[in-house]
The RNA shown here (transfer RNA) has 74 nucleotides and comes from Thermoleophilia bacterium UBA6103. Its Rfam family is "tRNA". Rfam classes the family as a transfer RNA. From the family's description: Transfer RNA (tRNA) molecules are approximately 80 nucleotides in length. The sequence was found in a public genome assembly. The source organism's lineage runs through Bacteria, Bacillati, Actinomycetota and Thermoleophilia.
RNA sequence: GGGCGUAUAGCUCAGUUGGUUAGAGCAGCCGACUCAUAAUCGGCCGGUCGCAGGUUCGAGUCCUGCUGCGCCCA
Repeated sequence: GGGCGUAUAGCUCAGUUGGUUAGAGCAGCCGACUCAUAAUCGGCCGGUCGCAGGUUCGAGUCCUGCUGCGCCCA
């Protein structure tokens, strides 16, 4: 330099044929339980869906460019 893949909550990951409200577990906080802690249970908090554009009535999802990361080729 070229090709392919990937980027969603602090972490690990879902997200259907594009369909209107973006979710789970863990972590954090509060509470229940306990003599107490852990475990368990309930609740709460937490998001620029990598960035910039485009298509569309509507984009996490489709298209283009860029950036980071991974793999392969040279």